[in-house]
RNA sequence: AACGUAAACUGAAAAAUCACCAAUAUAAUUUGGGCAAUAUGGGCCUAAAGUUUCUACCGAGCAACCGUAAAUUGUUCGACUAUUGGGAAUAUAUUUCACUCA
Numbered sequence: 001a002a003c004g005u006a007a008a009c010u011g012a013a014a015a016a017u018c019a020c021c022a023a024u025a026u027a028a029u030u031u032g033g034g035c036a037a038u039a040u041g042g043g044c045c046u047a048a049a050g051u052u053u054c055u056a057c058c059g060a061g062c063a064a065c066c067g068u069a070a071a072u073u074g075u076u077c078g079a080c081u082a083u084u085g086g087g088a089a090u091a092u093a094u095u096u097c098a099c100u101c102a
Base pairs, nucleotide, nucleotide: 010098011097012096013095014094016092017091020086021085022084023083024082025081026056029049030048031047032046033045034044035043041066042065050057058078059077060076061075062074063073064072
């Protein structure tokens, strides 16, 4: 000087993770097909579209409408996911630099 083994330990800096908030996307939406119910009912399955976008595409309430047929309609409230920005305290782990000991 290099490598290896075991142990101890301080500071600084950097960037990151997380609660939460905001924005964008999408309107938690639309269309087709199959099966199913029938005023004590109006449901289920599947495919596709929609996003410079992964995933999701539902729950509950209210109102209407359909006189027994095959078809539902309006409306309110409530999320998740992707990306970007912000982000208190605590904590976590990483990198770099400096310092201490056997």